[in-house]
Molecule: SAM riboswitch aptamer (S box leader)
Organism: Promicromonospora soli
Parts: sequence; C1' cells; structure tokens
RNA sequence: CGACCAUCCCGAGCGGCCGAGUGACGUGGCACGACGACGCCGCAGCAACCCAGCGUUCCCACCUUACGGUGAGAACGGACGAGGGUGCUACCGCCACGACCGAUGGAGG
Repeated sequence: CGACCAUCCCGAGCGGCCGAGUGACGUGGCACGACGACGCCGCAGCAACCCAGCGUUCCCACCUUACGGUGAGAACGGACGAGGGUGCUACCGCCACGACCGAUGGAGG
C1' cells in the first nucleotide's frame, strides 16, 4: 500500500503543555470550545481483539493388569483472568443523507 474477517447504542478522567478551532470527508442539523476545546505528554482507568495462563468437555499418542497417569491438540468459558501486545476513556462512527467512506483489532500478501 491494496484485498479479507470481526467490531463500532455497554464501559472508563485527572494533571501538565499549547493556543483556536473541534466532533474523519461533503451538505444540513446538533453539540464541545478563551471557565482553554482539539492535539501532545504523564498518570489513572475501561474493556477483553490477539498472545500467555486457568477451568470444562472432546480427541489422539505413550505408560499401566486395572484404577489411573503423562504429553500434544481442538472447541467452549457476560458473572475465568488481566501478565504481555494493541485499542479506547463527550455526544450511537454525535445525527440524517452520500461515497471505491472511516476507525480499531486479527490473519495474510
């Protein structure tokens, strides 16, 4: 960079810096913003996508007279978990319409 899959009405904010626009884009609306938004940094938190771990079930291999044991694997696990990698922490992706739309994660070229 282009193609694929999943999710996008749950949840979670303080401090410092900066200084004018911001909520991705177009139109319309509605909001946030000099009582400092947006952004960046730090800390805290939320969540559970991926990895590791844990539990249940199943399957396979080996050992055992047997009970059973060990090992590899798979599926599942709102009320397992939160160690690692991301992500996220105004408003339903703010709303409606639009488009080769966007964001995040995963796997892959």